A computed fold for a 348-nucleotide part of an RNA from an uncultured organism, annotated as small-subunit ribosomal RNA, central domain. Rfam family: Bacterial small subunit ribosomal RNA. Model confidence (mean pLDDT): 89 of 100.
Context: one part of a larger RNA
RNA sequence: CUGGGCGUAAAUCGUGCGCAGGCGGCUGUGUAAGACAGGUGUGAAAUCCCCGGGCUAAACCUGGGGAAUUGCAUUGUGACUGCACGACUAGAGUGUGUCAGAGGGGGGUGGAAUUCCACGUGUAGCAGUGAAAUGCGUAGAUAUGUGGAGGAACACCAAUGGCGAAGGCAGCCCCCUGGGAUAACACUGACGCUCAUGCACGAAAGCGUGGGGAGCAAACAGGAUUAGAUACCUUGGUAGUCCACGCCCUAAACGAUGUCAACUAGUUGUUGGGGAUUUAUUUCCUUGGUAACGUAGCUAACGCGUGAAGUUGACCGCCUGGGGAGUACGGCCGCAAGGUUAAAACUC
Numbered sequence: 001c002u003g004g005g006c007g008u009a010a011a012u013c014g015u016g017c018g019c020a021g022g023c024g025g026c027u028g029u030g031u032a033a034g035a036c037a038g039g040u041g042u043g044a045a046a047u048c049c050c051c052g053g054g055c056u057a058a059a060c061c062u063g064g065g066g067a068a069u070u071g072c073a074u075u076g077u078g079a080c081u082g083c084a085c086g087a088c089u090a091g092a093g094u095g096u097g098u099c100a101g102a103g104g105g106g107g108g109u110g111g112a113a114u115u116c117c118a119c120g121u122g123u124a125g126c127a128g129u130g131a132a133a134u135g136c137g138u139a140g141a142u143a144u145g146u147g148g149a150g151g152a153a154c155a156c157c158a159a160u161g162g163c164g165a166a167g168g169c170a171g172c173c174c175c176c177u178g179g180g181a182u183a184a185c186a187c188u189g190a191c192g193c194u195c196a197u198g199c200a201c202g203a204a205a206g207c208g209u210g211g212g213g214a215g216c217a218a219a220c221a222g223g224a225u226u227a228g229a230u231a232c233c234u235u236g237g238u239a240g241u242c243c244a245c246g247c248c249c250u251a252a253a254c255g256a257u258g259u260c261a262a263c264u265a266g267u268u269g270u271u272g273g274g275g276a277u278u279u280a281u282u283u284c285c286u287u288g289g290u291a292a293c294g295u296a297g298c299u300a301a302c303g304c305g306u307g308a309a310g311u312u313g314a315c316c317g318c319c320u321g322g323g324g325a326g327u328a329c330g331g332c333c334g335c336a337a338g339g340u341u342a343a344a345a346c347u348c
């Protein structure tokens, strides 16, 4: 390479959008590029292959025969692919009504709690632990009452719940805004799927500038523990955590399961919509999610099982023994930290 694979053995890009490319519903007519068919011409000889022949055999030779030369030209076919023109509505989309939602951005606002400050009451302890100590407190702490300041997070509701492409999203109200589901019609008429490069988004930590700083808390300091203790426990405590703007671009970014489409037993919950039905929000049907089990089938097993890891198709990404190594060098990106692309020697 041909292959074989990618839930857990190596392997699905963190996620989406999307140019090129690849692939593409149904139907009519034309065309004949691909495709297919047949004959003919050509495709020099030698070589290679097959059947013979000649050197005692072989290599070798053969002015013996055949095959091959997968090509080109020519003639035809019109199913399939392509192309051109036209038609269709089952894919896709638009309009209308209804609906659910922590989807996103901005502004406002509420109560509980922690901390701090002031004043009142009050007196010797408080805090902390396995036990202690450092620490706080007679300069009046802890506790308790009243008032005030400030920051951050939103108990209960709360859920196998909901929304979002993923990251993620939760007090309440207002403004702006994206997506989705469903019902019955109407409309457009294949407008679709996937997507190398590219673009955008992307937890936490970290970085830059300016704010903010209650609690928590890397680093750091002290007290313990211990043989030691650069830890676990404890008292403090700075970056940070919060906000605005700009970077960083990585995670066990996980369902460790790429996206889209079709087909293939059921049962039970839950959530959103719709339709029937009933004395009874009672039963049934349908559709979009989200869970538990399970048939066939699949799987090395575990398990998966209409939300597939079943049966198929389209397109992308990725893997190819362990270590060296996601490292070195170079390139690109970054303020830096570093990220990304990515080897080899050697070794088992």
Stems, first nucleotide, its partner, number of pairs: 003320004007302002014201004021194003025088001027086005033081002035077003039074004049066003052062003091191001092188004096183004103177007110154001115149007125136002162169002206247006215241002220236004258315006266293011297304002321348003330341004